A computed fold for a 65-nucleotide RNA, annotated as Pistol ribozyme. It matches the Rfam family "Pistol ribozyme". A reference for the family is Weinberg et al. (2015), "New classes of self-cleaving ribozymes revealed by comparative genomics analysis", Nat Chem Biol. Its family is annotated with catalytic activity in the Gene Ontology. The coordinates come from a structure-prediction model, not an experiment, and the mean pLDDT is 87. The model forms 95% of the base pairs in the Rfam consensus. The sequence is in RNAcentral, with records from Rfam and ZWD.
RNA sequence: ACUCGACUAAGCGAGAAUAAAAAGGCUUUAGGCUUAGAGCGUUCGCCCUUCGGGGCGGGGUAGUA
Numbered sequence: 001a002c003u004c005g006a007c008u009a010a011g012c013g014a015g016a017a018u019a020a021a022a023a024g025g026c027u028u029u030a031g032g033c034u035u036a037g038a039g040c041g042u043u044c045g046c047c048c049u050u051c052g053g054g055g056c057g058g059g060g061u062a063g064u065a
Stems, first nucleotide, its partner, number of pairs: 002015004007037005025064003032040001043058006
């Protein structure tokens, strides 16, 4: 002190030039490893649609050790 597990910080974990994962306590959830924030993905309602998708709004895993 690099890269990656959606973004920032911290944590947890992995890898060594690659960007993935069977790892990240256990189970669970559509909800991505966790917390805070924002709110990307996911999801619900309405409208549009060339049926590919787009716009606005809401909400944004849970239990436990």